RNAcentral holds the full RNA, with entries from SILVA. Small-subunit ribosomal RNA, 3' major domain from a metagenome, 480 nucleotides, folded computationally.
Context: one part of a larger RNA
RNA sequence: UGACGGGGGCCCGCACAAGCAGUGGGGCAUGUGGUUUAAUUCGACGAUACACGAAGAACCUUACCUGGGUUUGACAUCUACGGAACCCCUAAGAGAUUAGGGCGUGCCUGCAAGGGAACCGUAAGACAGGUGGUGCAUGGCUGUCGUCAGCUCGUGUCGUGAGAUGUUGGGUUAAGUCCCGCAACGAGCGCAACCCCUAUUUUGUGUUACCAUACCCGCAAGGGUGGGACUCACAAGAGACUGCCUGUGGAAAGCAGGAGGAAGGUGGGGAUGACGUCAAGUCAUCAUGCCCCUUACAUCCAGGGCUACACACAUGCUACAAUGGUCAGUACAAAGGGUCGCAAAACCGCGAGGUGGAGCUAAUCUCAAAAAACUGACCUAAGUUCGGAUUGGAGGCUGCAACUCGCCUCCAUGAAGUUGGAAUUGCUAGUAACCGCAUAUCAGCUAUGUUGCGGUGAAUACGUUCCCGGGCCUUGUACA
Numbered sequence: 001u002g003a004c005g006g007g008g009g010c011c012c013g014c015a016c017a018a019g020c021a022g023u024g025g026g027g028c029a030u031g032u033g034g035u036u037u038a039a040u041u042c043g044a045c046g047a048u049a050c051a052c053g054a055a056g057a058a059c060c061u062u063a064c065c066u067g068g069g070u071u072u073g074a075c076a077u078c079u080a081c082g083g084a085a086c087c088c089c090u091a092a093g094a095g096a097u098u099a100g101g102g103c104g105u106g107c108c109u110g111c112a113a114g115g116g117a118a119c120c121g122u123a124a125g126a127c128a129g130g131u132g133g134u135g136c137a138u139g140g141c142u143g144u145c146g147u148c149a150g151c152u153c154g155u156g157u158c159g160u161g162a163g164a165u166g167u168u169g170g171g172u173u174a175a176g177u178c179c180c181g182c183a184a185c186g187a188g189c190g191c192a193a194c195c196c197c198u199a200u201u202u203u204g205u206g207u208u209a210c211c212a213u214a215c216c217c218g219c220a221a222g223g224g225u226g227g228g229a230c231u232c233a234c235a236a237g238a239g240a241c242u243g244c245c246u247g248u249g250g251a252a253a254g255c256a257g258g259a260g261g262a263a264g265g266u267g268g269g270g271a272u273g274a275c276g277u278c279a280a281g282u283c284a285u286c287a288u289g290c291c292c293c294u295u296a297c298a299u300c301c302a303g304g305g306c307u308a309c310a311c312a313c314a315u316g317c318u319a320c321a322a323u324g325g326u327c328a329g330u331a332c333a334a335a336g337g338g339u340c341g342c343a344a345a346a347c348c349g350c351g352a353g354g355u356g357g358a359g360c361u362a363a364u365c366u367c368a369a370a371a372a373a374c375u376g377a378c379c380u381a382a383g384u385u386c387g388g389a390u391u392g393g394a395g396g397c398u399g400c401a402a403c404u405c406g407c408c409u410c411c412a413u414g415a416a417g418u419u420g421g422a423a424u425u426g427c428u429a430g431u432a433a434c435c436g437c438a439u440a441u442c443a444g445c446u447a448u449g450u451u452g453c454g455g456u457g458a459a460u461a462c463g464u465u466c467c468c469g470g471g472c473c474u475u476g477u478a479c480a
Stems, first nucleotide, its partner, number of pairs: 001480002003477003007474007015464002019427005026318008034309002042053002064304007073127001077126002079123005087102006107116003129293002132291003138287002140282003143278001145276001150189006156165003169180003195270004200238007210227002214225004241264001244258005320420001324379006336367003341360002346355003386417001391412007433456006
């Protein structure tokens, strides 16, 4: 100087407390361990692994296994020779591939011969190739402490020195934020602000958006002319700064209350992550040193596996019902996607779906029905009109192909489950909880996941003694 303390002081955080909803019990989905297996590819393991890499394993993916093949190679450059490339057919084979046949000559230069670019084949070797090892050799990227308020430097001063001071102290703040004081004076990286979205408003511009006042058509729904008011969209501004008032405070920084205001003291949310820590994670995104393989640890193909199943854990979905279930009617979103696409009307089918193809490269058309909510009816406390697992049958869709191993529909079946031990998680407001909608990936889908979007919309916080994590000062130390 640090680190540590079941030392002290001050302070903060959904850390506790006060509340609400859960997890832990059931069924199922997904991940992991274990076991099994020819293989169940690999990585991730307290917090900081376990719906994680994977924004989508039937083939492909795919790295694994079994079997069948190839060896200058599936891919790149170079040399020589030959041929345009491409396309099609036949036979064998699981295919990879092998054997044979056919069509066919383009582009640039040149009168032509020929040469060149691109592509294909053959030969030889230089070389290719490796998701092989090492994340404890690395770059890059990432997690975490933590959006915590810290981490440092120059000059000066003090100390023999390591170092100290500044950065400590008194107030204050979300903040090393600001003020005052001070052997310090300044500065840098962080904080804040500048950026984006959102809440109010002005002006401008109005099509595909809007329709108040007009006119026309129409029984009406609606359409047309038209309008620039409103909504909305897109731009450019305004607005919030403790600016004003009162109190308090030290004539400070600030704090408490009030006015005005759409909004008040960082208005709400996002992006933004200092010096560093964990030899944290990743050699399987990529790049890369070294080591290793080179008729194989490379590469092609078919099939299988990654989907196994006495079990254990994690994350979720769905329930156990009446604040509910079923049926009928009726209303209100936002944000997205769409030409290899989204697909309306109409018709067929109980339905999944099929036929159909208007319109749309989209504020125009479409996916599209929002669902909880509301109104009415039935159910009446029961393993039920709760719950839907499981299984049988019949179909639909995608796709060469749904056996291993897809999703969906209909009929039938109707399991466990009556609120969950010890323990444990999230959340402070448009939040929790409940409700649905959309996207990426994607032929299809295992999505109950993820990322977004809106609708309905709470309770509670006395307080900081205690648990956990963190910051500052100080003290002890046989630790570095």